[in-house]
This is a predicted complex of two RNAs, RNase P RNA and transfer RNA, with 473 nucleotides together. It holds a member of the Rfam family "Bacterial RNase P class A". By type it is a ribozyme. Model confidence (mean pLDDT): 75 of 100.

RNA sequence: GGAGCCGGCCGGGCGGCCGCGGCCUCGAGAGAGGUCGAGGAAAGUCCGGACUCCGUAGGGCAGGGUGCUGGGUAACUCCCAGGCGGGGCGACCCGCGGAAAGUGCCGCAGAGAACAGACCGCCGAUGGCCUUCGGGCACAGGCAAGGGUGAAACGGUGAGGUAAGAGCUCACCAGCGCGGCGGGCAACCGUCGUGGCUAGGCAAACCCCACCCGGAGCAAGGCCAAGCAGGAAGCAUUUCGGCCGAGGCGAUCGCACGGCCGGAGCGAGCGGCCCGCUCGAUGCUUCCGGGUAGGCUGCAUGGGCCUUCGGGCCCUGAGGGUCGCGGAGACGCGGCUCCCAGAUAGAUGGUCGCCACCGCUUCGGCGGAACAGAAUCCGGCUUACAGGCCGGCUCCUCCA
RNA sequence: GGGGGUGUAGCUCAGUUGGCAGAGCGCUACGUUCGCAAUGUAGAGGCCAGGGGUUCAAUUCCCCUCACCUCCA
Numbered sequence: 001g002g003a004g005c006c007g008g009c010c011g012g013g014c015g016g017c018c019g020c021g022g023c024c025u026c027g028a029g030a031g032a033g034g035u036c037g038a039g040g041a042a043a044g045u046c047c048g049g050a051c052u053c054c055g056u057a058g059g060g061c062a063g064g065g066u067g068c069u070g071g072g073u074a075a076c077u078c079c080c081a082g083g084c085g086g087g088g089c090g091a092c093c094c095g096c097g098g099a100a101a102g103u104g105c106c107g108c109a110g111a112g113a114a115c116a117g118a119c120c121g122c123c124g125a126u127g128g129c130c131u132u133c134g135g136g137c138a139c140a141g142g143c144a145a146g147g148g149u150g151a152a153a154c155g156g157u158g159a160g161g162u163a164a165g166a167g168c169u170c171a172c173c174a175g176c177g178c179g180g181c182g183g184g185c186a187a188c189c190g191u192c193g194u195g196g197c198u199a200g201g202c203a204a205a206c207c208c209c210a211c212c213c214g215g216a217g218c219a220a221g222g223c224c225a226a227g228c229a230g231g232a233a234g235c236a237u238u239u240c241g242g243c244c245g246a247g248g249c250g251a252u253c254g255c256a257c258g259g260c261c262g263g264a265g266c267g268a269g270c271g272g273c274c275c276g277c278u279c280g281a282u283g284c285u286u287c288c289g290g291g292u293a294g295g296c297u298g299c300a301u302g303g304g305c306c307u308u309c310g311g312g313c314c315c316u317g318a319g320g321g322u323c324g325c326g327g328a329g330a331c332g333c334g335g336c337u338c339c340c341a342g343a344u345a346g347a348u349g350g351u352c353g354c355c356a357c358c359g360c361u362u363c364g365g366c367g368g369a370a371c372a373g374a375a376u377c378c379g380g381c382u383u384a385c386a387g388g389c390c391g392g393c394u395c396c397u398c399c400a
Numbered sequence: 401g402g403g404g405g406u407g408u409a410g411c412u413c414a415g416u417u418g419g420c421a422g423a424g425c426g427c428u429a430c431g432u433u434c435g436c437a438a439u440g441u442a443g444a445g446g447c448c449a450g451g452g453g454u455u456c457a458a459u460u461c462c463c464c465u466c467a468c469c470u471c472c473a
Stems, first nucleotide, its partner, number of pairs: 001396010012355007020037007039371001043382002046380005051217004058275004063213005068082005083096005097208002102206002104202003119147002121143003126140002128137003155173006174198001176195008221297004230288007238264008248255003266280004302315005317339001319338008357368004401472007410425004419456001427443005449465005
């Protein structure tokens, strides 16, 4: 100098004028003053929580989610560290349970697609025929080395062996199962022995294993005010025992009726189903109709106490900043300090001057400046983003 | 703001243990008719909303993005 990898940050600055929204103070009011006022993603709503309500959610089945190991966290599909595999010369990046539990699928092509197969090819030793005894011919048959098909064809190399071949045999290598020893919390790694000789892919197919999950969501939910109007239809409303009542029917007693209690059953509710739970004179369904688009709260740090009215103190927040300590790191603990948008689904802006950035320039100037915008809050992930800054690292080349 | 769903030919829609994308209407050409309609025959027309991943192979399975519809006081 060139080419790259990883991590973090900024998202114009200062001032003037005008304007908008919340809160506080002053003022009878109009208004005035003070103070605060978008983001790294506020977005997608993909995960996880806080919070609230529902029928307290106990068990089982179903369903959903996660998936190497260990840790962090309120929790997570997030983060950190490690392990293994793949890619890259490298910095570094990507992936992750089980396919020798089972079921299923593997189209087309190809001879054969999962306990494989014989198209081309090789052989034809044995058996048959011919022979000039070298061999030749055809068939039965043998083979899986080579070709070819395919995403994928049932270990690799060499030697022996054979008619030709083949883990058929042997040596080495790769890979797998089992066992021992050593290291590590573990995933796993190293090493030794042994076995059978080789095991295809797909689980973002069903499934198996381990762990987790009740459902709904701030339009959740709570309070208040005003107005009012509810109506009709249908279905279900059982049985046994005891007691009481009236004295209906038949002669004491029994039957029938009504009420109460208890049991069973039935019915209804139960936000997937069952067990289970709750309720029973209302429950459910359908139809017609009226009213409501109101306020406050949840909600923006909140609450409490003291006061000489200036303020001070305490508690609270998965809150912000900063410092210290612990840890390899994610992160945790402690001290100090700060209070930081908020709705009417509605504000958070405009303009001028100077400076800074980029482009053009006739050096006077002119133009541009991304993605996008809070709506209960928080932790993540993902997606969009003009331009710029900082730090660490790798490879190549040149010079000394 | 928060739930749920849909996207396939010009239009309306099918498409399942993933394996060559279909139907009806419409369009084009030809036949039929004096001509038109109807009808018959043949044909064209699709990056399956867009992108990425899993797989030998994706309309289908998974993730992200976009557009549209619908429900909730």